Model confidence (mean pLDDT): 85 of 100. This is a predicted structure of a 703-nucleotide part of an RNA (large-subunit ribosomal RNA, domain II) from an Anaerolineae bacterium.
[in-house]
Context: one part of a larger RNA
RNA sequence: GCCGGCGAGUUAAUCUCUGUGGCCAGGUUAAGGGAGUGACACCCGGAGCCGUAGCGAAAGCGAGUCUGAAUAGGGCGUGGCCCUUCGGGGCCAGAGUCGCAGGGAUUAGACCCGAAACCAGGUGAGCUACCCAUGGCCAGGGUGAAGCGAAAGUAACGCUUCGUGGAGGCCCGAACCUUUAGCAGUUGCAAAUGCUUGGGAUGAGCUGUGGGUACAGGUGAUAUGCCAAACGAACCUGGAGAUAGCUGGUUCUCCCCGAAAUAGCUUUAGGGCUAGCCUCAAGCGUUCAGUGGCGGAGGUAGAGCACUGGAUUGGCUAGGGGGCUAAUCGCUUACCAAACCAAACCAAACUCCGAAUGCCGUCACUUUAGAGCUUGGGAGUCGGACUGCGGGAGAUGAGUUUCGUGGUCGAGAGGGAAACAGCCCAGACCGUCAGCUAAGGUCCUCAAGUCUAGGCUAAGUGGGAAAGGAUGUGGGAUUGCCUGGACAGCCAGGAGGUUGGCCUAGAAGCAGCCAUCCUUUAAAGAGUGCGUAACAGCUCACUGGUCAAGCGAUCCUGCGCCGAAAAUAUAACGGGGCUAAAGCCUAGCACCGAAGCUACGGGUUCUUCGACAGCUUGUCGAAGGGCGGUAGGGGAGCGUUCUGCAGGGCGUAGAAGCCAGAUCGUGAGAACUGGUGGAGCAUGCAGAAGUGAGAAUGCCGGC
Repeated sequence: GCCGGCGAGUUAAUCUCUGUGGCCAGGUUAAGGGAGUGACACCCGGAGCCGUAGCGAAAGCGAGUCUGAAUAGGGCGUGGCCCUUCGGGGCCAGAGUCGCAGGGAUUAGACCCGAAACCAGGUGAGCUACCCAUGGCCAGGGUGAAGCGAAAGUAACGCUUCGUGGAGGCCCGAACCUUUAGCAGUUGCAAAUGCUUGGGAUGAGCUGUGGGUACAGGUGAUAUGCCAAACGAACCUGGAGAUAGCUGGUUCUCCCCGAAAUAGCUUUAGGGCUAGCCUCAAGCGUUCAGUGGCGGAGGUAGAGCACUGGAUUGGCUAGGGGGCUAAUCGCUUACCAAACCAAACCAAACUCCGAAUGCCGUCACUUUAGAGCUUGGGAGUCGGACUGCGGGAGAUGAGUUUCGUGGUCGAGAGGGAAACAGCCCAGACCGUCAGCUAAGGUCCUCAAGUCUAGGCUAAGUGGGAAAGGAUGUGGGAUUGCCUGGACAGCCAGGAGGUUGGCCUAGAAGCAGCCAUCCUUUAAAGAGUGCGUAACAGCUCACUGGUCAAGCGAUCCUGCGCCGAAAAUAUAACGGGGCUAAAGCCUAGCACCGAAGCUACGGGUUCUUCGACAGCUUGUCGAAGGGCGGUAGGGGAGCGUUCUGCAGGGCGUAGAAGCCAGAUCGUGAGAACUGGUGGAGCAUGCAGAAGUGAGAAUGCCGGC
């Protein structure tokens, strides 16, 4: 890992609701007892409980009662109708309780498995820590302390020298103890080893045996180390099925409906409670919703400046600043500037105004929708996601966050978007080798136009991007010049006063400042640019000639161009490939295209109608509507084991089980036939459950 088996909402008591049954103003027994047996039933037992009346804390009273001084008032109760002489009378109603089954709740382990832990009683120091007692062990070599002796020497001691001596948590180094570094080993030789290299090796040394200290503890040259291979508190057993707002798992089928991820509160935020939203039953019976009419409330979008504030320019004018003058005067100002005036603006917390939607009421119409409302049984949900629109936060960032309002996903399959929960189209009951469409498409991949008409694009733009830049190109508008010859090119001129004045070393058109005239002319600036130290020189404006027909400027607009750099590989159309298109714009006609719609057949459910049988109800037929679905609610079934009844049925002329097969049923499943097998089994109606396996790092076994 696979296969097989085992494996999870049970049981009891009490409460509540539903179904069903008995009895009924009553219902019912409990403990216990009797007789009896086929162990199922039967008979006693009325204690007690629930109901028939309530009120009060209670004594208690009672259709009333409590409060109260009260006959007041009030609280909680007291059925309805009719008649009434107001005293009352009549009629009708009044529902519970005890079983059985099921849904739910509570208390219990309470659907199953799972802690880390807590407590109690025991077991452990044959491992290891420390201690006690008693033993054992340490090759060899080196160094050479004290002391002692001798000699020399001294007045003497000291000192010195030589010897002797053999000290030391001394030195080197085996056994022994240890393990520094490296390598190997890592399903190992080994749940800590091997090899090489290290440290200690007469000491706080190593070691044998016996003994001691025990978990709220011991021991510890403290490492929270060790206490029998995992110790911040050992192990075993028990309390014990501890608890787990957490994770995982939870077993057959079909049918109907179908959520939520919100609010409030919460030592609450990944949990809960109530409400909201779902389902089932009973009741009400259009009350719901949509559209239209009528009537309302409102202060958003927009707009505005009338208020509150902000902000700009101009004017006017207090005040302030500067200057002059100083006298307690006053004058002045290209300064600042309130109020006021004019103009043009801004605002979520401004409004003289003010929509569209939405909301409320009412009337009419339309729709019969799994519409609405009430009561009760059962839930689940409280992590939401993206997207359009309206806002806040943020950086008018985020696949960000937080609200509102729609949609989709969630719980939704199908078609499109290459692929792609949340986008576009569209909501899958089943079948069909039938048709029509949606989004999106129609050259090939790939179903359908190489369709029609008219334009645009040359960039593979299409098929990624901004500010900004540009004689790309199409369309439109306004305007200027032009056969009296425009625009471009070419030929020629471009002069004189004058080197204008100033400034300057110089300044001559051309550093700078000022002025910018006159003349000759076809025309020529007191000069457009280059240039010189300054001149010179080259140009331009302007003019003539030549040429010959359009040439400029500005604005709006369509499509393009540049701007344009990323990490494995073209890689920014899915690909091939595409240029009067297979790109873009406009108009049009066809076609393709889905589980949409239609057609035909079938199933199921609800409503209505009809028929039949009738005790609840059921069967058949017709018409119309529905039938995606997670959590979840409701309904109907299949199958397994066992029991009762049918004093029934099948079976050695072959039961169960197993194997095979083209049968039946919507399904769980069920027949039949043959083979195998060799002794039990099935069917109908009831009943009871150890009742269905693919998942739990499930458990056991096999391979």
The source organism's lineage runs through Bacteria, Bacillati, Chloroflexota and Anaerolineae. The full RNA is in RNAcentral, with records from ENA.